[in-house]
Context: one part of a larger RNA
Molecule: large-subunit ribosomal RNA, domain IV
Organism: Bacteroidia bacterium
RNA sequence: UCAUGGCUAAGGAACUCGGCAAAUUCGUCCUGUAACUUCGGGAGAAAGGACCCCCACGCAAGUGGGGCGCAGAGAAAUGGCCCAGGCAACUGUUUAACAAAAACACAUGGCUAUGCUAAAUCGAAAGAUGAUGUAUAUGGCCUGACACCUGCCCGGUGCUGGAAGGUUAAGAGGAGAUGUCAUGCGUCUUUGGCGCAGAAGCAUUGAAUCGAAGCCCCAGUAAACGGCGGCCGUAACUAUAACGGUCCUAAGGUAGCGAAAUUCCUUGUCGGGUAAGUUCCGACCUGCACGAAUGGUGUAAUGAUCUGGGCACUGUCUCAGCCAUGAGCUCG
Numbered sequence: 001u002c003a004u005g006g007c008u009a010a011g012g013a014a015c016u017c018g019g020c021a022a023a024u025u026c027g028u029c030c031u032g033u034a035a036c037u038u039c040g041g042g043a044g045a046a047a048g049g050a051c052c053c054c055c056a057c058g059c060a061a062g063u064g065g066g067g068c069g070c071a072g073a074g075a076a077a078u079g080g081c082c083c084a085g086g087c088a089a090c091u092g093u094u095u096a097a098c099a100a101a102a103a104c105a106c107a108u109g110g111c112u113a114u115g116c117u118a119a120a121u122c123g124a125a126a127g128a129u130g131a132u133g134u135a136u137a138u139g140g141c142c143u144g145a146c147a148c149c150u151g152c153c154c155g156g157u158g159c160u161g162g163a164a165g166g167u168u169a170a171g172a173g174g175a176g177a178u179g180u181c182a183u184g185c186g187u188c189u190u191u192g193g194c195g196c197a198g199a200a201g202c203a204u205u206g207a208a209u210c211g212a213a214g215c216c217c218c219a220g221u222a223a224a225c226g227g228c229g230g231c232c233g234u235a236a237c238u239a240u241a242a243c244g245g246u247c248c249u250a251a252g253g254u255a256g257c258g259a260a261a262u263u264c265c266u267u268g269u270c271g272g273g274u275a276a277g278u279u280c281c282g283a284c285c286u287g288c289a290c291g292a293a294u295g296g297u298g299u300a301a302u303g304a305u306c307u308g309g310g311c312a313c314u315g316u317c318u319c320a321g322c323c324a325u326g327a328g329c330u331c332g
Stems, first nucleotide, its partner, number of pairs: 001327008010318002014316001019313001027051005036041001038145001052067006068072001080311007087303002092104002109142006120129003146298004151228003156225002158221005165216003171210002176205005183197006229247005256290001257287001268284005
């Protein structure tokens, strides 16, 4: 000097990002116990008291009397508590070895597929799971207890239904075209050469026309993917605009909440708490860029959750000191 442990005057969070760490509390019995609440809880709330030994009585519980110590749950083990808010209802699960959470799951709710050789999944198939189940079932997707609710838009994308018309593949069809060539004709230098036409067959192509689903088209559907405006004017102070005009849209954000896990400007403004508060709580609404199962707003209980405050407590600190054990260091 380091590590671990113990004690500390006065103060008591002044430390620090932050009470991190440590300290306080701790057992049993008795008294007593608030807001809130889903009436179960909250609750061990909080806040207080008792606890040892001897004698007498008593079955015992205990009652009465007495005694000692700084200290009677005499050691060890053994909850600190309260207030307010965010998030998630809860118990649970998770990044084996840097994240335990507000993430995942969950009961609940909804949409959707599936009539049984079910849908879905694995497999080349056989076959298997689903299920020795049968729509109060099984699969997929979303939401996430409970309470109150869940507004408008089907123009785009998707899905479902429709089938009149348009488009349309393979295929059918075969008008026509071309190649080859028997043969015919013309011509010449005539057992032959050259040129032109060209039946049948074979071959290469090939128009019209017919032709399914899909797409175009017509409807439905948002607890499907998603979306939910701008400008101008107006009231007898001013300000504001219940009101009016106009443009655009599929429709222009309803209820509720709101500087929020969302607010840039921003330490917004006002109030509270502090001597002093970029955090916190309550409001306001000018929502850069909340908003209704991509759920909205509340909410008792719960949480090794996150944020702010308080009581108690303390070497966290003012500001250090001492002790013990181990390591280091020096010598051997």